[in-house]
Context: one part of a larger RNA
RNA sequence: UGACGGGGGCCCGCACAAGCGGUGGAGCAUGUGGUUCAAUUCGACGCAACGCGAAGAACCUUACCUGGGCUCGAAAUGCUAUGGACAGUCUGUGAAAGCAGAUCUUCUCGCAAGAGACCGUAGUAUAGGUGCUGCAUGGCUGUCGUCAGCUCGUGUCGUGAGAUGUUGGGUUAAGUCCCGCAACGAGCGCAACCCUUGUCCUGUGUUGCCACUCCCGUAAGGGAAGCACUCUCAGGAGACCGCCAGCGAUAAGUUGGAGGAAGGUGGGGAUGAUGUCAAGUCAUCAUGGCCUUUAUGUCCAGGGCUACACACGUGCUACAAUGGACGGUACAAAGCGCUGCAAACCCGCGAGGGGGAGCCAAUCGCAAAAAACCGUUCUCAGUUCGGAUCGCAGGCUGCAACUUGCCUGCGUGAAGCUGGAAUCGCUAGUAAUGGCGUAUCAGAACGAUGCCGUGAAUACGUUCCCGGGCCUUGUACA
Numbered sequence: 001u002g003a004c005g006g007g008g009g010c011c012c013g014c015a016c017a018a019g020c021g022g023u024g025g026a027g028c029a030u031g032u033g034g035u036u037c038a039a040u041u042c043g044a045c046g047c048a049a050c051g052c053g054a055a056g057a058a059c060c061u062u063a064c065c066u067g068g069g070c071u072c073g074a075a076a077u078g079c080u081a082u083g084g085a086c087a088g089u090c091u092g093u094g095a096a097a098g099c100a101g102a103u104c105u106u107c108u109c110g111c112a113a114g115a116g117a118c119c120g121u122a123g124u125a126u127a128g129g130u131g132c133u134g135c136a137u138g139g140c141u142g143u144c145g146u147c148a149g150c151u152c153g154u155g156u157c158g159u160g161a162g163a164u165g166u167u168g169g170g171u172u173a174a175g176u177c178c179c180g181c182a183a184c185g186a187g188c189g190c191a192a193c194c195c196u197u198g199u200c201c202u203g204u205g206u207u208g209c210c211a212c213u214c215c216c217g218u219a220a221g222g223g224a225a226g227c228a229c230u231c232u233c234a235g236g237a238g239a240c241c242g243c244c245a246g247c248g249a250u251a252a253g254u255u256g257g258a259g260g261a262a263g264g265u266g267g268g269g270a271u272g273a274u275g276u277c278a279a280g281u282c283a284u285c286a287u288g289g290c291c292u293u294u295a296u297g298u299c300c301a302g303g304g305c306u307a308c309a310c311a312c313g314u315g316c317u318a319c320a321a322u323g324g325a326c327g328g329u330a331c332a333a334a335g336c337g338c339u340g341c342a343a344a345c346c347c348g349c350g351a352g353g354g355g356g357a358g359c360c361a362a363u364c365g366c367a368a369a370a371a372a373c374c375g376u377u378c379u380c381a382g383u384u385c386g387g388a389u390c391g392c393a394g395g396c397u398g399c400a401a402c403u404u405g406c407c408u409g410c411g412u413g414a415a416g417c418u419g420g421a422a423u424c425g426c427u428a429g430u431a432a433u434g435g436c437g438u439a440u441c442a443g444a445a446c447g448a449u450g451c452c453g454u455g456a457a458u459a460c461g462u463u464c465c466c467g468g469g470c471c472u473u474g475u476a477c478a
Base pairs, nucleotide, nucleotide: 001478002477003475004474005473007472008471009470010469011468012467013466015462016461019426020425021424022423023422026317027316028315029314030313031312032311033310034308035307042053043052064303065302066301067300068299069298070297077125078124079123080122081121082120083119084118088103089102090101091100092099093098107116108115109114128292129291131290132289133288137286138285139281140280141279142277144275149188150187151186152185153184154183155164156163157162168179169178170177194269195268196267197266199237200236201235202234203233205231208227209226213224214223215222216221240263243257244256245255246254247253319419323378324377325376326375327374328373335366336365337364340359341358345354346353347352385416390411391410392409393408394407395406396405432454433453434452435451436450437449438448
């Protein structure tokens, strides 16, 4: 100087407390351990591994296993020799890859000799490696933590390591600001500048809108006219403790009030200092070293990654009446669409099929929002709750659904009556709850990521648990 303390002081955080809803019990989905297996490819392991890499394993992917092939190689560059255009077509064998054979073919320049382009074969320098080492590395990332810290120049103090500044009194979300001070300044962080959302103004007016006016129509609606309103997307205004009062050192600031769409950082996002964990990644990529070279490379078929006495994590669905079933009626936002989205209409109980208008989309389509609301029914039961499992019959995608996809109908109807010890999330348009979209994608979400609807309870407080910041103290620690 740090680190540590079941030392002290001050302060903060869904850290506790106050509340609401979960997990832990059941069934299923998914990841992991273990076990099994020819293989169940590899990585990730407290927080910070375990719906993680994987925004999607039937083949492919694919790295694993078994079997069948290739060896200048699936792809790249150079050189030497040699042959020929290459490509294509056909036959045999085969699971395919491949191997064997047949057929066809002689490019460009040049009179020629020859040269060049391309391809095959042989050889060579090399290629190749998802092989090892993340404890040799770059890059990227997680984490403490969006915590308020981390440093430097000059000066001063100390023999020195170092100190001071950065401590102190207030204050703040903040090393934020004010005051003081042997310090005076500065840098990286904080804040602001950026995006979005909430209010208003101006411009804009189609594909958007429809108040007023006209026409057609009983009406719904359509057309004209219009840009007022909603909205679109550009530009601006607006919030600054600016105003008033109290407190405070007359400061920084803080408490209340007015006005205001919004009030003290308005809400949300992006943004992550010096460093810590030899944290993670050699399997995104790059790369040193090592290893391999008829194999640890490469091609193909099939299998596996989907196994199953079990254990754990993360989710979904429930255990019902604030509910289930049936009928009727209403209100979104954000997205996506040409190898695409697909309407009306017809067929089918349905998944779906036929059909093909329209749309490169503020125009057309996906598209029905669902909870909610209004009726009817069920009456507390393992049930008209719950839907696992299994049987049969179908549909879709795709060369191909046996291993191993998704969906539909009929039948079947398991566990489960609110979950031990323990443990998680959340402070407001949040939790809880309801649906909708998108990426990946031929197909395959209960996952991920966005969107909107309905919409709470509680916070006395900081004694305690956990994590963190500042000052101080002790130390046989570095």